A computed fold for a 398-nucleotide RNA from a Deltaproteobacteria bacterium, annotated as Bacterial RNase P class A.
Its mean pLDDT, the model's own confidence on a scale to 100, is 76.
[in-house]
RNA sequence: AGAGUCGUCCAAACGAUCGCUGGAUCAAUUCAUGAUCCGGAGGAAAGUCCGAACACCGCAGGGCAGGGUGCUCCAUAACGUGGAGUCACGGCGACGUGAAGGAAAGUGCAACAGAAAGUAUACCGCCUUGGAGUGUCUUCCCUGAAAAGGGGAGAUAUCUUCAGGGUAAGGGUGAAACGGUGCGGUAAGAGCGCACCAGUUCUUCGGGUGACCGGAGAAGCUAUGUAAACCCCACCCGGUGCAAGACCGAAUAGAGGAGCGUUUGAGGGCGGCCCGUUCGAGCUCCAGGGUAGGUCGCAAGAGGUGCCGGGCAACCGGCAUCCACAGAUGAAUGAUCGUUACCCGGUUCGGGGUAACUCGACCCGGGGACAGAAUUCGGCUUAUGGACGGCUCUGACC
Repeated sequence: AGAGUCGUCCAAACGAUCGCUGGAUCAAUUCAUGAUCCGGAGGAAAGUCCGAACACCGCAGGGCAGGGUGCUCCAUAACGUGGAGUCACGGCGACGUGAAGGAAAGUGCAACAGAAAGUAUACCGCCUUGGAGUGUCUUCCCUGAAAAGGGGAGAUAUCUUCAGGGUAAGGGUGAAACGGUGCGGUAAGAGCGCACCAGUUCUUCGGGUGACCGGAGAAGCUAUGUAAACCCCACCCGGUGCAAGACCGAAUAGAGGAGCGUUUGAGGGCGGCCCGUUCGAGCUCCAGGGUAGGUCGCAAGAGGUGCCGGGCAACCGGCAUCCACAGAUGAAUGAUCGUUACCCGGUUCGGGGUAACUCGACCCGGGGACAGAAUUCGGCUUAUGGACGGCUCUGACC
């Protein structure tokens, strides 16, 4: 310098003006309004995927069904999360990835191809038995003077064919074919036997809390894959979510109770009262429930920050300190302008260099992501702009 890999941090700053929202104080002040002061989004507030707190409902106890999790140890309120490890796989490496229990409990499935897809099987090949054919050889008989021809019997074969048996070494098929190499062995072969290698199971020694790792010995034991198929094993699991739920609670209407009234006329209309007139069967009061609405839940919490101690770490403990460190509900947390910083492009100037290019300064123009709390926490996942650092590999120089 290039290529990679892992991690940490930030989420522009300041000022002015105009707003929005919560609180405290003051204004006679309960509401409303105003003034002053203080507070006002995130690393993911997101997806709502896990786990909890909290609330209500359900629940003797046990089991079945159903669902979830699945290497080990640790952490935690809990988790499917995290930390440290083990093993397997990928990478030269830093490092990354893993639904990583059981296939020698049982059942199922394994397309196509292939003989055969699992108590193996026999297509080609190899070996072997028997029959037939064919060739060759031997021998006998017949014809013939001879050459030769015909017929029968037997033997044999790097031959042909049929039927049967053995064989998994070799070929061929397949994603996968029942360990590998060699020697022996055999009719040909085969863990059939032996040596070495690989694996499995069992025994045992050492290390580790453990997953597991390392060593020794024994047994020819060689056992296909699939459990993101059923299943088996171990552990865990009641439901609904702050629209949970608690409290206060109108107007109007209806239900209840009491009283008054229905020609002995309550009550209403005719501008306040009386008379009068007219309509007229209801009128008044009490207490309760529900609804609208309001208050709480709801901001002090498995809290933050700093220091010390324990632990490899996740995390835990102690001490100090902070908290009007958002609390809306048709839902606030914003907008504009200026300055500075940062990034990108361009002009000009200056320095370095043969050059490509590079460093610095002024000016001009442009840019700033993903995204918005809604009961609260712990995680995961996804989206996204930038800064810095550790480590690895390659190349050059010292």
NCBI's taxonomy places the organism under Bacteria, Pseudomonadati, Myxococcota, Myxococcia. It matches the Rfam family "Bacterial RNase P class A". Rfam classes the family as a ribozyme.